The prediction has a mean pLDDT of 83. Predicted 3D model of a 71-nucleotide RNA (transfer RNA) from a Phycisphaerales bacterium. The RNAcentral record of the sequence draws on ENA. Lineage of the source: Bacteria > Pseudomonadati > Planctomycetota > Phycisphaerae > Phycisphaerales. It matches the Rfam family "tRNA". Rfam classes the family as a transfer RNA. From the family's description: Transfer RNA (tRNA) molecules are approximately 80 nucleotides in length.
RNA sequence: AGCGGGAUGGUGUAACGGCAACACGCCGGUUUCAUGCGCCGGCACUGCAGGUUCGACCCCUGCUCCCGCUA
Numbered sequence: 001a002g003c004g005g006g007a008u009g010g011u012g013u014a015a016c017g018g019c020a021a022c023a024c025g026c027c028g029g030u031u032u033c034a035u036g037c038g039c040c041g042g043c044a045c046u047g048c049a050g051g052u053u054c055g056a057c058c059c060c061u062g063c064u065c066c067c068g069c070u071a
Base pairs, nucleotide, nucleotide: 001070002069003068004067005066006065007064010024011023012022013021018054026042027041028040029039030038047063048062049061050060051059
């Protein structure tokens, strides 16, 4: 330098172009003498900037970062 893959709550992962889901964690309640477990409820997320579209995590362009291959 070229090519391929990836970036989603605090963490690990999902998601035909149509309500962003699950588990752990965190917070509150319930239970307990208390902690934990269990049960109930809640908070919190699409790397950045544009484009296409009625509608974008998803498609297109550029950029940043990570991994790999080639030179």